The part of an RNA shown here (large-subunit ribosomal RNA, domain I) has 538 nucleotides and comes from a Bdellovibrionota bacterium.

Context: one part of a larger RNA
RNA sequence: AGCACACAGAGGAUGCCUUGGCGUUCAGAGGCGAUGAAGGACGUAGGAUAUCUGCGAUAUGUCUCGGGGAGCCGAUAACCAGGCUUUGAUCCGGGAAUUUCCGAAUGGGGGAACCCAAUAGGCAACAGCCUAUUACUUCGUAAGAAGAGCAAACCGGGGGAGUUGAAACAUCUUCGUACCCCGAGGAAGAGAAAUCAAUAGAGAUUCCGUCAGUAGCGGUGAGCGAACGCGGAUCAGCCCAAACCGAGAGAACUUCGGUUCUCUUGGGGUUGUAGGGCCUACAUAAAGCUGACUGUAAGUGAUAGUCGAACCUAGUUUGAAAGCUAGGCCAUAGAAGGUGAUAGCCCUGUAGGCGAAAUCACAAGCAGCGGUGAGUAGGUACCUGAGUACAACGGGACACGUGGAACCCUGUUGGAAUCUGGGGAGACCAUUCUCCAAGGCUAAAUACUACUGAACGACCGAUAGUGAACUAGUACCGUGAGGGAAAGGUGAAAAGAACCCCGAGAGGGGAAUGAAAAGAUCCUGAAACCGUGUGUUU
Numbered sequence: 001a002g003c004a005c006a007c008a009g010a011g012g013a014u015g016c017c018u019u020g021g022c023g024u025u026c027a028g029a030g031g032c033g034a035u036g037a038a039g040g041a042c043g044u045a046g047g048a049u050a051u052c053u054g055c056g057a058u059a060u061g062u063c064u065c066g067g068g069g070a071g072c073c074g075a076u077a078a079c080c081a082g083g084c085u086u087u088g089a090u091c092c093g094g095g096a097a098u099u100u101c102c103g104a105a106u107g108g109g110g111g112a113a114c115c116c117a118a119u120a121g122g123c124a125a126c127a128g129c130c131u132a133u134u135a136c137u138u139c140g141u142a143a144g145a146a147g148a149g150c151a152a153a154c155c156g157g158g159g160g161a162g163u164u165g166a167a168a169c170a171u172c173u174u175c176g177u178a179c180c181c182c183g184a185g186g187a188a189g190a191g192a193a194a195u196c197a198a199u200a201g202a203g204a205u206u207c208c209g210u211c212a213g214u215a216g217c218g219g220u221g222a223g224c225g226a227a228c229g230c231g232g233a234u235c236a237g238c239c240c241a242a243a244c245c246g247a248g249a250g251a252a253c254u255u256c257g258g259u260u261c262u263c264u265u266g267g268g269g270u271u272g273u274a275g276g277g278c279c280u281a282c283a284u285a286a287a288g289c290u291g292a293c294u295g296u297a298a299g300u301g302a303u304a305g306u307c308g309a310a311c312c313u314a315g316u317u318u319g320a321a322a323g324c325u326a327g328g329c330c331a332u333a334g335a336a337g338g339u340g341a342u343a344g345c346c347c348u349g350u351a352g353g354c355g356a357a358a359u360c361a362c363a364a365g366c367a368g369c370g371g372u373g374a375g376u377a378g379g380u381a382c383c384u385g386a387g388u389a390c391a392a393c394g395g396g397a398c399a400c401g402u403g404g405a406a407c408c409c410u411g412u413u414g415g416a417a418u419c420u421g422g423g424g425a426g427a428c429c430a431u432u433c434u435c436c437a438a439g440g441c442u443a444a445a446u447a448c449u450a451c452u453g454a455a456c457g458a459c460c461g462a463u464a465g466u467g468a469a470c471u472a473g474u475a476c477c478g479u480g481a482g483g484g485a486a487a488g489g490u491g492a493a494a495a496g497a498a499c500c501c502c503g504a505g506a507g508g509g510g511a512a513u514g515a516a517a518a519g520a521u522c523c524u525g526a527a528a529c530c531g532u533g534u535g536u537u538u
Stems, first nucleotide, its partner, number of pairs: 001537007009529001015523001016489002020460002022457007029449002031150002039102003042056003046080002050076003062096006071084003107116003117134007136147004154185001155183005165172001169219001195202002206233005216224002237441003240385001244267010272419001274384003277380006288372004293368004299362005305354003311327001313326004328345002330334001336348003390414007400426001421436005476483002496522001499510004
């Protein structure tokens, strides 16, 4: 030095565990903010600092109303001192008060948490202190009101790539995606046919399934990709503008009788088998039905809680019984967790009942208000959304890349008709059918989850699961945007090792505790690695 065995060290795999995560379902909530948010800075406790939690100079808290019923003065975190509490504390919930400074930050400034004012009032009295107000924009005569900022996704709109694919690449694709900006709501958007269809008809919108990877589009490449119809979810329809009638104000004209026009406003009216207005004739009204509007409200629910069955049974093993043996009981409760090992009957609970002074949400019903019910016949030709429809050119969007390219949107230039009217049915024309643009509103079915509650998992179990089970977006790195860790486990209970010995100490040996040293570098304790001893080989 090699090998083998044994023993020790070092190390922290493995097993077991779970305070933390991940995912899903159901329900709630879907916002907070100038009454100053989100997020922070600085403070705040008797010793007493530090970090976290709570709170704000009334500062680990104040008042009040409920719950609850014996201990309490938050955690790491023990100790001392001093207090509070059956005159009901601590604790839990509703409401209220206080709420420094920064931050939209808003009196002015500013290098956030700081500096400096003005006006009015008060206190004080050479200096000073306290209280209130004082930003900007929009609306409004003013008083005043509103806005601003933050927040996870979902939603509408305005802009809008490239990598990529086409086995290169330019049209094309990726894609109207990512990303930027604006805006709103609990959903948003869409929405009551100038829609589809095809000789039969349907009857707003949205979402799902199918139609169908079909018809089509496409350097006819890569690829893109409908609709009709059918089956479901949910269902809800309405209001203006105009004609005409009235009122008020103003202007022009005037024969002073008024007429016309403009504006404001009430009634009327709202559609395609056209409807409405006006004139004439006839009829005439309520029951009922209904509302998405306003109010009230039985009640229901949320925010604390409360009652809640049945062995303190015996023996046995044990450190410990919930295990085993024997017997008994409850069950609308044998979900789960805890208790010194595995407990229906020990504890918390569970099933099932009950409960709110206060605040909030929803709400049957009722009341008010509105709509409908509510016309017929004849005549008249007054109204029925104009720089609109449409055309040309240039674009965009439609599954549809200019194509035979309709339909939809519109930048430029032109520019109608008025119901004997107009749009559409994929160039265009005819016929036929169908609908009524150029104004507006509209619940539900649908999308999402930062947040709250309940429940679940052939999800993870500390190199996993969130980056984070621990002082984690911390330490640390970076000028900065930003990047970003490691780190869980004594024991049932600290019973955390009195005392003695060696040692400067660390540490060790006894003793004691404990079921076991599991001894705090603490469960188990693999391997690499390092050693000691014995054997053997050279």

About this RNA
Its mean pLDDT, the model's own confidence on a scale to 100, is 85.